[in-house]
Context: one part of a larger RNA
RNA sequence: UGACGGGGGCCCGCACAAGCGGAGGAGCAUGUGGCUUUAUUCGAUGUAACGCGAAGAACCUUACCCGGGUUUGACAUGCAGCUGCACGGCCUAUGAAAGUAGGCCUCCUUCGAGGGUGCUGCACAGGUGCUGCAUGGCUGUCGUCAGUUCGUGCCGUGAGGUGUUUGGUUAAGUCCAGUAACGAACGCAACCCCUGUGUCCUGUUGCCAGCGCGUAAUGGCGGGAACUCAGGACAGACUGCCCGUUCACACGGGAGGAAGGUGGGGAUGACGUCAAGUCAGUAUGGCCCUUACAUCCGGGGCUGCACACGUGCUACAAUGGCCGGCACAAAGGGACGCAAUACCGCGAGGUGGAGCAAACCCCCAGAACCGGCCCCAGUUCGGAUUGCGGUCUGCAACCCGACCGCAUGAAGUUGGAUUCGCUAGUAACGGCGCAUCAGCUACGGCGCCGUGAAUACGUUCCCGGGCCUUGUACA
Repeated sequence: UGACGGGGGCCCGCACAAGCGGAGGAGCAUGUGGCUUUAUUCGAUGUAACGCGAAGAACCUUACCCGGGUUUGACAUGCAGCUGCACGGCCUAUGAAAGUAGGCCUCCUUCGAGGGUGCUGCACAGGUGCUGCAUGGCUGUCGUCAGUUCGUGCCGUGAGGUGUUUGGUUAAGUCCAGUAACGAACGCAACCCCUGUGUCCUGUUGCCAGCGCGUAAUGGCGGGAACUCAGGACAGACUGCCCGUUCACACGGGAGGAAGGUGGGGAUGACGUCAAGUCAGUAUGGCCCUUACAUCCGGGGCUGCACACGUGCUACAAUGGCCGGCACAAAGGGACGCAAUACCGCGAGGUGGAGCAAACCCCCAGAACCGGCCCCAGUUCGGAUUGCGGUCUGCAACCCGACCGCAUGAAGUUGGAUUCGCUAGUAACGGCGCAUCAGCUACGGCGCCGUGAAUACGUUCCCGGGCCUUGUACA
């Protein structure tokens, strides 16, 4: 100087407390361990691995296994030789395919053999083989915590200290006062984006108040530029004003205001820590393989199942289930696409195709609300499992897809110890969209809107963190 303490002081955080809803019990989905296996490819492992890499494993992917092939190679560049002659297309045999063997058709040219291409050979290619403890880059984490340092000066023999400590204050090393320190840098904040209010400008595909036309009805039409909205510019919030407190900074209250003391949310992650993670995203040193650890193909596996754990979904019902009626979104996507009206089918879906490169057309709500039934039961709860029949995608749904109909109706009556999230348009509940994608094991991920709470006395305690101080036989 640090680190540590079941030392002290001060302070913070959904850390506890106060609340609301969950997990831990059930079924299923998914990831992991384990077991099994010819293979169940590999990586991730306390927090910070386990719906993680994977925003799509039937083939492909695919790296694994079995089997069948190829060897200058699936891919790149160069050299030499063969003149081989097109490349390529078609066909035959064999084969599961890849491949192997063979046949047919067929080049351009400035005629230099050039382009292109094949074969042979040599250099080389290739490797998701090893090492993340050789690395770059990127990322996680402490932590959006308030810290980490430097120059000069001063103090100390020196390591080093001071500044950065102290008193207030703040979300903040934020600001103020004081001060052997005075300044400065990286962080904090602000500058950026979204959202909340207004003004101006611009009005189509959006809008419709007033005027007119028209319809069974609809901004449907003329028109309008008000309103909503769209998208650009600007304004607005600064403790600016008032009161109290105060040396100051600031704090408490108030006014005005759409918004008030960081308005709400996002992006943004200091010096560093964990030899943290990644050689399988890519790059890359070294090592290793080279008729094989390369590469092509068929099939299988990654989906196996006595079991254990994590994360979720659906429930156990009456604030509910079922039936009928009837409203109201936002954000996105759409041409190898989204698809309306109509018709067929109980339905998945099919036929068909208006319109739309889309503020124009399409995908497009559900909880809620109104009415009725159920009457507390393993039920009109719950939907697992299984049987049969179908639909769709795709070369192909056996291993191993999703969905629909009928039948079947399991466990489950609120879950032990323990444990998680959340402080407001939040939690909880409800649906909608998107990426990946032929299809989909999505109940996942990322977004969007609708309905919309309860509670916080407080900081003794648990966990994590910051500052000062103290002890130490630790570095």

This is a predicted structure of a 475-nucleotide part of an RNA (small-subunit ribosomal RNA, 3' major domain) from a metagenome. The coordinates come from a structure-prediction model, not an experiment, and the mean pLDDT is 84.